[in-house]
């Protein structure tokens, strides 16, 4: 330099162009307990890597950039 795959909550991740972007775990509060753990209930936490384009509508499609993994040379 070229090719492929990936970047979504603190972490691991799901997500056919169309209702409010979900789950597990972690965190906070409550219940339970003499107390803790476990368990149950509730809550907060996401500019979907950045910018532009297509579209009535983009996490999703296209282009550029950026970061990471692998391959070729």
């Nucleotide at each position: 330099g070229c090719c492929u795959c990936g970047g979504u909550a603190g972490u691991u991740u799901a997500g056919c162009g169309g209702u409010u972007a979900g789950a597990a775990u972690g965190c906070c509060a409550g219940a339970c307990u003499c107390a803790u753990a476990a368990u149950c209930u509730g809550g907060a936490g996401g500019u979907c890597g950045a910018g532009a384009g297509u579209u009535c509508a983009a996490a999703u499609c296209u282009c550029u950039c950026u970061c990471g993994a692998g391959g070729c040379a």